[in-house]
Context: one part of a larger RNA
RNA sequence: GAUGAACGCUGGCGGCGUGCUUAACACAUGCAAGUCGAACGAAGCAGGAGGGCGUUCGCACCUUCCUGACUGAGUGGCGGACGGGUGAGUAACACGUGGAUAAUCUGCCCUGCACAGGGGGACAACAGCUAGAAAUGGCUGCUAAUACCGCAUAAGCCUACAGCCUCGCAUGAGGGAGUAGGAAAAGAAAUUCGGUGCAGGAUGAGUCCGCGUCUGAUUAGCUAGUUGGAGGGGUAAGAGCCCACCAAGGCAACGAUCAGUAGCCGGCCUGAGAGGGCGACCGGCCACAUUGGGACUGAGACACGGCCCAAACUCCUACGGGAGGCAGCAGUGGGGAAUAUUGCACAAUGGGGGGAACCCUGAUGCAGCGACGCCGCGUGAGCGAGGAAGUAUUUCGGUAUGUAAAGCUCUAUCAGCAGGGAAGAAAAUGACGGUACCUGACUAAGAAGCCCCGGCUAACUACGUGCCAGCAGCCGCGGUAAUACGUAGGGGGCAAGCGUUAUCC
Numbered sequence: 001g002a003u004g005a006a007c008g009c010u011g012g013c014g015g016c017g018u019g020c021u022u023a024a025c026a027c028a029u030g031c032a033a034g035u036c037g038a039a040c041g042a043a044g045c046a047g048g049a050g051g052g053c054g055u056u057c058g059c060a061c062c063u064u065c066c067u068g069a070c071u072g073a074g075u076g077g078c079g080g081a082c083g084g085g086u087g088a089g090u091a092a093c094a095c096g097u098g099g100a101u102a103a104u105c106u107g108c109c110c111u112g113c114a115c116a117g118g119g120g121g122a123c124a125a126c127a128g129c130u131a132g133a134a135a136u137g138g139c140u141g142c143u144a145a146u147a148c149c150g151c152a153u154a155a156g157c158c159u160a161c162a163g164c165c166u167c168g169c170a171u172g173a174g175g176g177a178g179u180a181g182g183a184a185a186a187g188a189a190a191u192u193c194g195g196u197g198c199a200g201g202a203u204g205a206g207u208c209c210g211c212g213u214c215u216g217a218u219u220a221g222c223u224a225g226u227u228g229g230a231g232g233g234g235u236a237a238g239a240g241c242c243c244a245c246c247a248a249g250g251c252a253a254c255g256a257u258c259a260g261u262a263g264c265c266g267g268c269c270u271g272a273g274a275g276g277g278c279g280a281c282c283g284g285c286c287a288c289a290u291u292g293g294g295a296c297u298g299a300g301a302c303a304c305g306g307c308c309c310a311a312a313c314u315c316c317u318a319c320g321g322g323a324g325g326c327a328g329c330a331g332u333g334g335g336g337a338a339u340a341u342u343g344c345a346c347a348a349u350g351g352g353g354g355g356a357a358c359c360c361u362g363a364u365g366c367a368g369c370g371a372c373g374c375c376g377c378g379u380g381a382g383c384g385a386g387g388a389a390g391u392a393u394u395u396c397g398g399u400a401u402g403u404a405a406a407g408c409u410c411u412a413u414c415a416g417c418a419g420g421g422a423a424g425a426a427a428a429u430g431a432c433g434g435u436a437c438c439u440g441a442c443u444a445a446g447a448a449g450c451c452c453c454g455g456c457u458a459a460c461u462a463c464g465u466g467c468c469a470g471c472a473g474c475c476g477c478g479g480u481a482a483u484a485c486g487u488a489g490g491g492g493g494c495a496a497g498c499g500u501u502a503u504c505c
Stems, first nucleotide, its partner, number of pairs: 001504003005501005012377006018370002020335001025333003029330003034078003039075002043071002045068008054059001085288003095212007104205002109201007117151001119149002126141006157182005164175004214260003221251003226248004231243003263285004267278004290311005313324004341367001343366003349363001350361004380410004390401004414446001417440004424432001449494005454475003460489005470477002
C1' cells in the first nucleotide's frame, strides 16, 4: 500500500459499487419455462338464429346451426441444450495463444434455384366396463390434423458400377455425360404466414496439432488395448474409439509413473521495473447439478427445475406400493469470526412462443438491509479579553484550557416542513417514485469520535500503585518522586470513522 474481511469503541447524510471465502451440508413454503385456437378434434361457457314442447305469456327445458378478444384438459409445433447457479472434480489439448479440418455437423436467420400431384390406416381426447388407498393404469368402441405411412414426380442431391477433364498438400479436391434408392402440408382474415429438395452465406459447435501451464526423487522405473499393422464395426467426422488376428513395441533423468495441491484466462494487488502473490465482483472458456451409471428425443444433451437403473437420505401409505432433489431467487436449520428481503415490476434492455394482440421471464431493471469499500458533503462563519466561571497545575505571584465559551452580526449545505416536479418512452405504456431536481419559509438548531504521547514516531505534567496490578510490534518499563502501568488535565494524529487481528507485495 491492499482486502469479498472479521473483532472492539463510536456513528449525521448522499452517490456508486459490493455482501456464505466455512458444510458441492440438509432443506419447510412460494415463485424461477412456457407459448401457439392463424395446425387439430371434442367438451364447457357466453351471445344470436331456427325447430319441438310446456306456459302463470315473464319464460323454462330439449335439439340443430353460426359466432366468440372466453376456459381448463388432449393430439401436434417451437422452446425447455439459452438465460441463471456453483467450483466438487480436473495437472488435462481443461485453459491461453497460434494454426489445421483434402476428417466434420449446424434448428431458427439471409440469398439464389426448383417443387408442392393423388391416397391410406391409426392413436389420444371422449364414451362404457374395470384394477388400485394413492401414484398410476388395463380392456372394448368412436374421431381430427401442419401427427403417421405408402404411391407418382426428380433442376439438383446421395449410394454403387465403369470411364473423361482440371488442380493439389500423402490420403485426395473440383467439374461434366450413363443404371437402382429418397420428399412435400396445409391453414387462413388469401399481395400473408408457412412446407420440401439443392447450392451458398452467416452464426454456433465438434475434432486434431506446435508452444506455454504448481510442488515433491525421502516417488525411478511405468505400460497388455499397452505401441504399431492390414481387416471389420462405429461416429457428423480422423483415430485401439471398439472388435478378431499378427508383430513387440511405446513412455522415461529434457523427470515417465506415483503422491499432494489446484478450475484456466482477460485481469486484480504490490513494485521504479524485473518480479512476487491472488483468480472475489465483471467478461471469455471448461466442468458439475444428492452419489454412481445409462441411453432416449432432438439441429444441438448423454440434459440443474426430462427419463431409466442402483445407492444414501427425507416424506406419504390401507404395508401391496409410491413421491422427492434450492451448487436458480428469496427464505430455514446447521457449520462459522463472518456475509442481506420468504420485496416491487415486466416501464426499460434482452430472451421464448405467437401473424398479431398478447402471454411467460427471481434474466434484468429497481427498491430494502450492512460504514463492507471508494468518493463527496456536513456537524457552522465573522467579530469577540472582564483573558469570566469551572477544571488541572503551581515556586501561591501565576500558568494552561483560551477567542475557546458567553455576547453581537450573519448564513442554511445536509436533515426536517410546504409547493412544484422530470428525463429514462419512437403513438400509447414508468416498477423506480411524488424519486432526482427546483423554489419558499424556518431554527445554530438535529449531527464527533477513536487511537496515541520512553526511543523507533508527531505529541508532558500531576496523582495512585510499588517487580504488585499491569504494558509490550522490537528495544524494554514497573522493586516509593514511573513523561513506558491506571486515572485526570493538556497535547499529537486521523476523522464518520479510528484502532486491533488475519493475509499478500
Overview
The part of an RNA shown here (small-subunit ribosomal RNA, 5' domain) has 505 nucleotides and comes from an uncultured bacterium. The coordinates come from a structure-prediction model, not an experiment, and the mean pLDDT is 83. The full RNA is in RNAcentral, with records from ENA and SILVA.